Context: one part of a larger RNA
RNA sequence: AGACGGGGACCCACACAAGCAGUGGAUCACGUGGUUUAAUUCGACAAUAAACGGGGAACCUUACCCAGACUUGACAUCCUAAGAAUCCUUUAGAGAUAGAGGAGUGCUCGUAAGAGAGCUUAGAGACAGGUGCUGCAUGGUUGUCGUCAGCUCGUGCCUUGAGGUGUUCGGUUAAGUCCGUUAACGAGCGCAACCCAUGUCUUUAGUUAUAAUGUCUAAAGAGACUGCCUUGGUUAACAAGGAGGAAGGUGUGGAUGACGUCAAAUCAGCAUGGCUUUUACGUCUGGGGCCACACACAUGAUACAAUGGUAUGUACAAAGAGCAGCAAUACGGUGACGUUGAGCUAAUCUUGAAAGCAUAUCUCAGUCCGGAUUGAAGUCUGAAACUCGACUUCAUGAAGUUGGAAUUGCUAGUAAUCGUGAAUCAGACAUGUCACGGUGAAUAUGUUCCUGGGUCU
Numbered sequence: 001a002g003a004c005g006g007g008g009a010c011c012c013a014c015a016c017a018a019g020c021a022g023u024g025g026a027u028c029a030c031g032u033g034g035u036u037u038a039a040u041u042c043g044a045c046a047a048u049a050a051a052c053g054g055g056g057a058a059c060c061u062u063a064c065c066c067a068g069a070c071u072u073g074a075c076a077u078c079c080u081a082a083g084a085a086u087c088c089u090u091u092a093g094a095g096a097u098a099g100a101g102g103a104g105u106g107c108u109c110g111u112a113a114g115a116g117a118g119c120u121u122a123g124a125g126a127c128a129g130g131u132g133c134u135g136c137a138u139g140g141u142u143g144u145c146g147u148c149a150g151c152u153c154g155u156g157c158c159u160u161g162a163g164g165u166g167u168u169c170g171g172u173u174a175a176g177u178c179c180g181u182u183a184a185c186g187a188g189c190g191c192a193a194c195c196c197a198u199g200u201c202u203u204u205a206g207u208u209a210u211a212a213u214g215u216c217u218a219a220a221g222a223g224a225c226u227g228c229c230u231u232g233g234u235u236a237a238c239a240a241g242g243a244g245g246a247a248g249g250u251g252u253g254g255a256u257g258a259c260g261u262c263a264a265a266u267c268a269g270c271a272u273g274g275c276u277u278u279u280a281c282g283u284c285u286g287g288g289g290c291c292a293c294a295c296a297c298a299u300g301a302u303a304c305a306a307u308g309g310u311a312u313g314u315a316c317a318a319a320g321a322g323c324a325g326c327a328a329u330a331c332g333g334u335g336a337c338g339u340u341g342a343g344c345u346a347a348u349c350u351u352g353a354a355a356g357c358a359u360a361u362c363u364c365a366g367u368c369c370g371g372a373u374u375g376a377a378g379u380c381u382g383a384a385a386c387u388c389g390a391c392u393u394c395a396u397g398a399a400g401u402u403g404g405a406a407u408u409g410c411u412a413g414u415a416a417u418c419g420u421g422a423a424u425c426a427g428a429c430a431u432g433u434c435a436c437g438g439u440g441a442a443u444a445u446g447u448u449c450c451u452g453g454g455u456c457u
Stems, first nucleotide, its partner, number of pairs: 007457007015447002019410005026302004031297003034293002042053002064288007073127001077126002079123005086103007107116003129277002132275003138271002140266003143262001145260001150189006156165003169180003195254004200222007225248001228242005304403001308362007320351003325344002330339003369400001374395007416439007
């Protein structure tokens, strides 16, 4: 000078309390451990790993295993020689690949000869290649404490010195925010503001929106600043209340993450030092695996029902996406879907919202709850659904009657609940993620305690 204390003082946070809904029990999905395996590729492990690597693996992906092949190589640059490139047919083979036959003479310069660019083949070596090792050699990026209010510097002053002061103290704030005091006076990185979205109004403009005007769309402005009033306060900072206002004291939400900590994470995004490999630890192909299954953990979905299930009718969104695409309409099918193909490169065309409301029924039961599992028949995508896809119909109808110890999220258009869309994507194991709107609560006396953090001592 720090750190720590079951030392002290003050303060904050969904930290507790007050509430609401859950997890932990069941079944399934998904990730991880373990076990198994020829392989079940690799990474990540308290908080800060475990629906994480945008990681939605049938082939590809793919890095793993088995088998078959290649060796200047799948990819890059350079040299020499030959040939237009390219396309089609066919034989062997699981394919990679190997062989045979045929079509074919392009582009630029040039009258031509020829030269050049590009591509293919053959050859020689320099070299290529490695998702091989080291994140404890690194860059870059990221998590976390934490959007916590801190972390420092110059000059001066104090101290033998390390260092201190400033940054303490009295108030105040979300804030080292501001005011006052003060051997300090100033300054920097953080805070705040500047940025984006949203809420109100005005003006302007607008077609694809409207019958038309609004709404809307998108540009420029206005508006909120403790500005005004009262009270308190040190004549301060500021606090409490009020007026006006669409909005009131940071309006709300985002982006933004100081000095640093954890030799934190990543050599498998990328880059990169060193080491290592070079007829293999490189490359190609077929098949398998990453989907195994006594079990354990994490995160979710669906339920256990009557605030409900089922049937019929009926109402109201927002935000997106669309040409190898979205697809209306009509017809066929119980249905998944098929045939047809209007319109749309989109405010123009396409893309039933569901909870809700009305009526009927079920009457507390393992049920008209619940839907796992299994059998049969099908649809679609795709060379190809056996390992290993989704969906449909009929049948089947498991556990489960609200969950021990423990534990999570959330303070308002929030929780809870209800659907909708997108990315990835041929298809999809999405119940995930990221967005969008509909309906829409309860509670907060407070800071003793638990957890984390800040200041002084």
Molecule: small-subunit ribosomal RNA, 3' major domain
Organism: uncultured bacterium